RNA sequence: CCAGACGGCCGGAUGGCCGCCUUCGGCUUUGCCGGGGGAGGAAAGUCCGGGCUCCACGGAGACACGGUGCCGGGUAACGCCCGGCGGGGGUGACCCCAGGGAAAGUGCCACAGAAAGCAAACCGCCCGCCUGCCCCGAGGUCGAACCUCCGGGCCGGCGGGUAAGGGUGAAAGGGUGCGGUAAGAGCGCACCGCGCGCCCGGCAACGGGAGCGGCAUGGUAAACCCCACCGGGAGCAAGACCGGAUAGGGGCGGCGUACCGGGACCUCGGUCCCGGUAGGCGGGUUUCCGCGCCGAGCCGCCCGGGUAGGUCGCGUGAGGCGCCCGGUGACGGGCGUCCCAGAUGAAUGGUCAUCCACCGUCGCGAAAGCGGCCGCGGCGGGGACAGAACCCGGCUUACAGGCCGUCUGGCGUC
RNA sequence: GAUCGCUUAGCUCAGCCGGUAGAGCAACUGACUUUUAAUCAGUAGGUCGAGAGUUCGAAUCUCUCAGCGAUCACCA
Numbered sequence: 001c002c003a004g005a006c007g008g009c010c011g012g013a014u015g016g017c018c019g020c021c022u023u024c025g026g027c028u029u030u031g032c033c034g035g036g037g038g039a040g041g042a043a044a045g046u047c048c049g050g051g052c053u054c055c056a057c058g059g060a061g062a063c064a065c066g067g068u069g070c071c072g073g074g075u076a077a078c079g080c081c082c083g084g085c086g087g088g089g090g091u092g093a094c095c096c097c098a099g100g101g102a103a104a105g106u107g108c109c110a111c112a113g114a115a116a117g118c119a120a121a122c123c124g125c126c127c128g129c130c131u132g133c134c135c136c137g138a139g140g141u142c143g144a145a146c147c148u149c150c151g152g153g154c155c156g157g158c159g160g161g162u163a164a165g166g167g168u169g170a171a172a173g174g175g176u177g178c179g180g181u182a183a184g185a186g187c188g189c190a191c192c193g194c195g196c197g198c199c200c201g202g203c204a205a206c207g208g209g210a211g212c213g214g215c216a217u218g219g220u221a222a223a224c225c226c227c228a229c230c231g232g233g234a235g236c237a238a239g240a241c242c243g244g245a246u247a248g249g250g251g252c253g254g255c256g257u258a259c260c261g262g263g264a265c266c267u268c269g270g271u272c273c274c275g276g277u278a279g280g281c282g283g284g285u286u287u288c289c290g291c292g293c294c295g296a297g298c299c300g301c302c303c304g305g306g307u308a309g310g311u312c313g314c315g316u317g318a319g320g321c322g323c324c325c326g327g328u329g330a331c332g333g334g335c336g337u338c339c340c341a342g343a344u345g346a347a348u349g350g351u352c353a354u355c356c357a358c359c360g361u362c363g364c365g366a367a368a369g370c371g372g373c374c375g376c377g378g379c380g381g382g383g384a385c386a387g388a389a390c391c392c393g394g395c396u397u398a399c400a401g402g403c404c405g406u407c408u409g410g411c412g413u414c
Numbered sequence: 415g416a417u418c419g420c421u422u423a424g425c426u427c428a429g430c431c432g433g434u435a436g437a438g439c440a441a442c443u444g445a446c447u448u449u450u451a452a453u454c455a456g457u458a459g460g461u462c463g464a465g466a467g468u469u470c471g472a473a474u475c476u477c478u479c480a481g482c483g484a485u486c487a488c489c490a
Base pairs, nucleotide, nucleotide: 001410002409003408004407005406006405007404008403009402010401012355013354014353015352016351017350018349020038021037022036023035024034025033026032027031040385044396045395047394048393049392050391051390052235053234054233055232059288060287061286062285063284065231066230067229068228069227070084071083072082073081074080085099086097087096088095089094100226101225105224106223107220108219109218122166123165124162125161126160127159128158129157130156132155134153135152136151137150138148139147140146174192175191176190177189178188179187193215194213195212196211198209199208200207201206239312240311241310242309249303250302251301252300253299254298255297258277259276260275261274262273263272264271265270279294280293281292282291305489306488307487319338320337321336322335323334324333325332326331356383358381359380360379361378362377363376364375365374415486416485417484418483419482420481421480424439425438426437427436433470441457442456443455444454445453463479464478465477466476467475
């Protein structure tokens, strides 16, 4: 210098003028004046985890359902983060992995292929038998045809052996080599892989060592499932209060309308009131405990009626910043300091000037021409993604351009 | 603001516990007809919204985005 890897940060600056929201103070008190504050790293997607609120302050268990999944740690918690292990990729810095169980069971593995799962045998290789044909050899014959069918070879059929080789497929029941065999084969041996228990190191995942086993149960669990762990549901349109309006209306469906005691009325059959029990209801089902309401009405759906107001919730919080200590790190602890948006059709803006980053173009630049880079100057353009809405911790996605640090590979020079 | 659902041919939809993507209408060509319509025969047309992952294999399973749509106020 070029190419790259990882981590962190910024993401226009200053000033003038005119405005907006909120808070505090004052006053000539409902509008003015003055002071303070006023978007983000993602405020976004709403994908996870919490706080908070209601469901009874949902108390315990089971089932169902959903989620997570190497090991250890961090955290309020997490599917997040940190450190390690294993596997894969890269020359390397480094990056990626939903990474438990396939020897509990079930399902699936299309097409092709002989065979796709308690394996099988298409071609091929080898052995044996049989018939036919041809050739060669031998004998009969002077010779040939022909015969004998004695020996060998080839083609075909049948019965076996085999899984080396071919071929199909994503995948064919360990791989390579040597021996062995009729041909072969873990059939035997060496190395590698795999399985089993033992020893050593490590909290563990796991790693290493020596030994035994001749190899047996392919893949798929982001298919059902099994194991371990976690999870009650709904969500600030949660919820609380104030004010106002209307018709406590109608239809359909489901469950229920049982009993005891006391009192009042009375036409003596009943009506009403109070208390209690069975029972019913209470945000997936169910059991137990316990609570509340109803106890004759309750619940669900549909139609119809009214209001589209205010206040709280609502910002002191797992808060920010700085220093020190512990830890490899995520993070934790201590001390000091600060108070830092709160709207509700929804404030946080507009404009002007100067400067800055960036882009395009033109010109100039110590020895000629061309091209590139760099520097200076002129002109023009020009400021990414996006915007709080109850609040936090994460993840993911979008983002013009720029800065810093550490490291890797290559080239050149000293 | 919150909670759900859907994207497949030009249009409306099937296919969704994985194995060559289909139907109706529309389009085009031919036949019939003097011609058109209807009818008959045939043809073309798809990155299954996009991108990753799991798998031998993805429209289908999982994740992340994009677009579109629906519902949810209070009182009685």
Predicted 3D model of RNase P RNA and transfer RNA as a complex of 490 nucleotides. Rfam match: Bacterial RNase P class A. The family's RNA type in Rfam is ribozyme.